The RNA shown here (small-subunit ribosomal RNA) has 1521 nucleotides and comes from an uncultured prokaryote.

[in-house]
RNA sequence: UAGAGUUUGAUCCUGGCUCAGAUUGAACGCUCGGUUGCACGCUUAACACAUGCAAGUCGGACGGCAGCAGCGCUGAUUGAUUUAUUAAUUAGUGGCUGGCGAGUGGCGGACGGGUGAGUAACGCGUAGGGACAUGCCUUGUAGAGGAGGACAACCUGAGGAAACUUAGGCUAAUACUGCAUAUUAUCUUCGGAUGAAAGCUGGGGAUUCACUUUGGUGAACCGAGCGCUAUAAGAGUGACCUGCGUCUGAUUAGCUUGUUGGUGAGGUAAAGGCUUACCAAGGCGACGAUCAGUAGCUGUUCUGAGAGGAAGAUCAGCCACACUGGGACUGAGACACGGCCCAGACUCCUACGGGAGGCAGCAGUGGGGAAUAUUGGACAAUGGGCGAAAGCCUGAUCCAGCAAUGCCGCGUGUGUGAAGAAGGCCUUCGGGUUGUAAAGCACUUUAGCUCGGGAAGAGGAGAUAUUGAUUAAGAGUUGAUAUCCCUGACGUUACCUACAGAAGAAGCACCGGCAAACUCCGUGCCAGCAGCCGCGGUAAUACAGAGGGUGCAAGCGUUAAUCGGAUUGACUGGGCGUAAAGGGCGCGUAGGUGGCCAUAUUAGUUGAUUGUGAAAGGCCUGGGCUUAACCGAGGACUAGCAAUCAAAACGAUAGGUCUUGAGUGUAGGAGAGGGUAGCGGAAUUCCCAGUGUAGCGGUGAAAUGCGUAGAUAUUGGGAGGAACACCAGUGGCGAAGGCGGCUCUCUGGCCUGAUACUGACGCUGAGAUACGAAAGCUAGGGGAGCGAACGGGAUUAGAUACCCCGGUAGUCCUAGCUGUAAACGAUGGGUACUAGGUGUAGGGGGUAUCGAUCCCCUCUGUGUCGCAGCUAACGCAUUAAGUACCCCGCCUGGGGAGUACGGUCGCAAGGCUGAAACUCAAAGGAAUUGACGGGGGCCCGCACAAGCGGUGGAGCAUGUGGUUUAAUUCGACGCAACGCGAAGAACCUUACCUGGACUUGACAUGCACGGGAAAGCUCUAGAGAUAGAGCCGCCCUCUUCGGACUCAUGUGCAGGUGCUGCAUGGCUGUCGUCAGCUCGUGUCGUGAGAUGUUGGGUUAAGUCCCGCAACGAGCGCAACCCCUACCUUUAGUUGCCAGCGGGUCAUGCCGGGAACUCUAGAGGGACUGCCGGUGAUAAACCGGAGGAAGGUGGGGAUGACGUCAAGUCCUCAUGGCCUUUAUGUCCAGGGCUACACACGUGCUACAAUGGUCGGCACAAAGAGUCGCGAUACCGCGAGGUGGAGCUAAUCUCAAAAAACCGAUCUCAGUUCGAAUUGGAGUCUGCAACUCGACUCCAUGAAGUUGGAAUCGCUAGUAAUCGUGGAUCAGCAUGCCACGGUGAAUACGUUCCCGGGCCUUGUACACACCGCCCGUCACACCAUGAAAGCUGAUUGUACCAGAAGUCAUCACGCCAACCCGCAAGGGAGGCUACUGCCUAAGGUAUGGUUGGUGAUCGGGGUGAAGUCGUAACAAGGUAACC
Repeated sequence: UAGAGUUUGAUCCUGGCUCAGAUUGAACGCUCGGUUGCACGCUUAACACAUGCAAGUCGGACGGCAGCAGCGCUGAUUGAUUUAUUAAUUAGUGGCUGGCGAGUGGCGGACGGGUGAGUAACGCGUAGGGACAUGCCUUGUAGAGGAGGACAACCUGAGGAAACUUAGGCUAAUACUGCAUAUUAUCUUCGGAUGAAAGCUGGGGAUUCACUUUGGUGAACCGAGCGCUAUAAGAGUGACCUGCGUCUGAUUAGCUUGUUGGUGAGGUAAAGGCUUACCAAGGCGACGAUCAGUAGCUGUUCUGAGAGGAAGAUCAGCCACACUGGGACUGAGACACGGCCCAGACUCCUACGGGAGGCAGCAGUGGGGAAUAUUGGACAAUGGGCGAAAGCCUGAUCCAGCAAUGCCGCGUGUGUGAAGAAGGCCUUCGGGUUGUAAAGCACUUUAGCUCGGGAAGAGGAGAUAUUGAUUAAGAGUUGAUAUCCCUGACGUUACCUACAGAAGAAGCACCGGCAAACUCCGUGCCAGCAGCCGCGGUAAUACAGAGGGUGCAAGCGUUAAUCGGAUUGACUGGGCGUAAAGGGCGCGUAGGUGGCCAUAUUAGUUGAUUGUGAAAGGCCUGGGCUUAACCGAGGACUAGCAAUCAAAACGAUAGGUCUUGAGUGUAGGAGAGGGUAGCGGAAUUCCCAGUGUAGCGGUGAAAUGCGUAGAUAUUGGGAGGAACACCAGUGGCGAAGGCGGCUCUCUGGCCUGAUACUGACGCUGAGAUACGAAAGCUAGGGGAGCGAACGGGAUUAGAUACCCCGGUAGUCCUAGCUGUAAACGAUGGGUACUAGGUGUAGGGGGUAUCGAUCCCCUCUGUGUCGCAGCUAACGCAUUAAGUACCCCGCCUGGGGAGUACGGUCGCAAGGCUGAAACUCAAAGGAAUUGACGGGGGCCCGCACAAGCGGUGGAGCAUGUGGUUUAAUUCGACGCAACGCGAAGAACCUUACCUGGACUUGACAUGCACGGGAAAGCUCUAGAGAUAGAGCCGCCCUCUUCGGACUCAUGUGCAGGUGCUGCAUGGCUGUCGUCAGCUCGUGUCGUGAGAUGUUGGGUUAAGUCCCGCAACGAGCGCAACCCCUACCUUUAGUUGCCAGCGGGUCAUGCCGGGAACUCUAGAGGGACUGCCGGUGAUAAACCGGAGGAAGGUGGGGAUGACGUCAAGUCCUCAUGGCCUUUAUGUCCAGGGCUACACACGUGCUACAAUGGUCGGCACAAAGAGUCGCGAUACCGCGAGGUGGAGCUAAUCUCAAAAAACCGAUCUCAGUUCGAAUUGGAGUCUGCAACUCGACUCCAUGAAGUUGGAAUCGCUAGUAAUCGUGGAUCAGCAUGCCACGGUGAAUACGUUCCCGGGCCUUGUACACACCGCCCGUCACACCAUGAAAGCUGAUUGUACCAGAAGUCAUCACGCCAACCCGCAAGGGAGGCUACUGCCUAAGGUAUGGUUGGUGAUCGGGGUGAAGUCGUAACAAGGUAACC
């Protein structure tokens, strides 16, 4: 020291991405009140610059006098007056004075100010060093003597446009040059030699000299101040050298010839290859030289808990640079920002000949850019230069201006105020919220505005006076004290008082989660948002607007950037079995690391002290601005480095000792360890010969192939190559790869025992190097079998595969190369320690034994289980993945990619090394629950099988699709839509179409207003709706009022079978009447979860039993309910009739009976209860008895948690949307009934187990008053007439049919079959055309048992036969129910389908109708190669060579010094020439790197393209390297 979001259905882990924080020289958007608070402001073009300013000063160094002022002199004019004086003006003149342009000279222009291009370096930082220099300053010592010759200015000329140049002449100095002197200094051959100087200012007056206008002036002289020379030191400054530290790249590995060292010489202020001649051949480098890229360094700044990471604005220290490159001069100091010379580029002037310039100083301009200010004031303060000083100069500096750029402080009001105003927004319509907010009332006045007052920043300079020092002195100079006077840019300052007045002053972002803050409307995968996850496809808290809210606030957001979070490069502080990551394996170099004992030393280490660690900053304390920011003061701390002292444990070093690590000898032992040579048998194949005959071979099935030229099979003989069955074993050996018949020989390693010896010799190991499966390559052999490629046959939609028949390289040997594998234990090597059990291989020992052998102990190897511990889990566990130490290798999100480029190795194939752009928000590990599998096990179901009967073929019925239509209303679509909604479309229904009408409406309700009963009937027009007319009628209350009803108008509203079943409720289907689905507590697991519910049995069943870290419980199962099968009892009408009696042709018809049947109430009965067996002594199963019924007796009702966004907005209800003279309502007609066709479900059949005719028997369950309708009569019949009975155990429908008896038909498209059509009718109904049912007569299609395929059914079932009901005026082959007759078969669970449980694999979780790979096609993006083209930079060789230093030389020239009387000469200097070096430039040739490039290559990305289906399940040929 804080975390969060995001991989999943969920979990843990790994791992990346993203967010919250702080910060900034910032920029942009919106907004904009103040500040005389404090800071800060070209990060880009070291791009180019107009204009002004930024370095001058000294007259007390000098000659001078252009300008200014004063004074003097001369002249002129004017005035005055005392008439030769004076005043003013003016002209000239004098350097006389103050001063001073230009010049000589001195000092300063090397500081201050700017910038960061270059520089990876002694550049910077830090700590040291010795061989140096030093103007001004300080302190000393000594000196300052005497000479000389010039040159500027100036004057006179000359040239030039200008800049400027040049000739002649004059002149001064603190300018210049000799001589003398030399304490010290330098050199020295120790004799000596060499080497200086300058004066100026102010003052004094004793003495001397000169001049004099006689006043004095000047000089000498004296002392003072400033300066000068030499030298010694100091301080400060500068130069040089060294240790250590200081970015990235090895896809930069070798670099270097003045290079490394020495000697001599030169050079420098100074050491030094700094330079040169010679000699030697060195020097640097994996502890990273050289090269390339990038970069000013530091104090510090930002961040961070810290360690670190990033940065190097402002301020401060150092460095470098000054248009670009080179060079020197001057000087104490420069190779010089506002100096010089040369070259180059650029700009300007020009008379075209030639010249001038350098804002990276302050302002400012253009340009660039997202972006950065005034051509301001002042030297008042601080500081700097010059000066003796006054002073002058100072864009350093101090101030002001501009900018919310940052930090800090303050304000935009305060109190009261509920009618909770209005308005806005929301609303469940009640209200809520904005909100005490506003208004209103009362108050205050900071800051701002206006007026007035008013500090500090000022120290000093100068003058006067007093008094010290110096001095001969009362001059002068200087110190102290006092008084006077002068000096402020800022500045209308800060600060204070007063007047008026709430007055002039609030925005920005956000509100899905992270992350504080929610609603409405609009939009409808559009428009848009987005930091990540992600929002938006009609109910968006995520877009846009609004209301409200949240957070900050004169700012708020966004963008960019840095650190943090990120322990995500891990020193603090990570990892490598499976997530990314152990090298294929040895040997061994450097390096790292290392056993026991004692001694010595101390460079590591530890301690102490000292020095340093600039200031500022940071921290602490107290202080000053009203506070704060800010400022100033004091203090503490500080890594590191250096020096000194000390210690000696550890480490190191030196020498010594030891034996336990390591090794050697010795005695044994096991072994597919390796190399070489030889030998062997079995098998395959081939060849020869024999026997033998038609096939063999091969497969899922086949075919190709072989075979009558004799195969296969079989016997004998021969050839050749390769591999070595059994033994054989998680057995052995080896470093790994790997090694397997036998023998000989050569050889490596290992184990054990007992001892002797060496004495740490050890471990690891970057580079280097040996070995290294298979495949592959080169050369030469060999070649039986197998067998890439290839050929053929199959399979298939295809089949460049899997299968089959052949078959080349290869596989084998020799000699070389290659150097990789899922080279795996996916686990580097070594050492030590840490419970055990058990197996196995090779040794040794002990006990017992005669022995074999058993048992025990031990060493080494190899397995397995398991504790502690570890691990994300799985798992590992003395053979560690535990606990520690040492050394090496490797990893840092996925893809791009082990790719590209470069290098290197290789004959090649290729290996090793190894990126980036771009792209994604994941990729991944382990485990969990499901689902799935052409995985496994167990089990069930009319699931298959065994059977019976169908469908699919025909005709018709009916539903659907399609088509058609004005409309053919709508819905339902695998199972689970399709005789379904519809339990019944002629009108109606009806929702559809056409046409005609209505608009508060066909229907509901409120209000307002007006009229009237309402209703009914008739007539007319019309298709009707409707319209018109007439008749009748006149409600209740006591009349009005009012109420009920009705009409009309208006307004709220009605209405909608319009949309959304993916907004919903309800209801329903389905898996499935399948046996499952869960919970509480406990336990286990980090967790998701598990356990329970699994296991052994058993069951129809999670049914029950047993076991068990589970114990219990709930919803399901079962039972309880209904029907049915048996019995009892109760009750007998409408039902029944045995016995008794009566009656009839006959009949429970009657009396009666209550037994039976039956009816319908109540009960009983069945529970594995009993017996035997099996089982575990259980549950249970099997068999049996009894029983009407036996193991849930049969049937029904009953449908767990859930699944399918299953179905239904057209049953109903309902949110939202839409419609409102229409999508509503009414009416007529039409349509839903169409018809080439396709499908589903049915009916009838195809006939003799039948048809037809006749006779005759036996049900159940229902329905009926708007009804069922008897007897009777009519009709061939449908039916009609008529109306008894019945509101039903009473009457009716109602005849049951198949069956049975008899007759006939005789196998035909028929006496089967009935469609179709014609005719005639019946019934219902307002109506039967579109479009009903039925009857009769006639007609008599197809069809002779139905392809592939497919359905139902396990017993009173299938099949078959009829009956009834709902709907309904009528319409039934459909649906629902009822009974009659009444089978066959089930070995069994391999297979198909569905389901349950357990287990396994998984890359699936929208869950296999899943996931997912590659080519191709299209679009876009970045990238590699590429003939080249074009830049940048750099190397080498050469050419040429400006300025300049140095050297050489002497054509020319020259005042100082020397010689000389002079002429002249000498010394020295200048200039030219020449030489070395050398910038820019040029030529040639390389390296590195950037841009661009026709075309080529792969890569990435992109809702619905193409082809296949490679992977995930045994993924359908296991996958992978």
It matches the Rfam family "Bacterial small subunit ribosomal RNA". Its family is annotated with structural constituent of ribosome and ribosome in the Gene Ontology.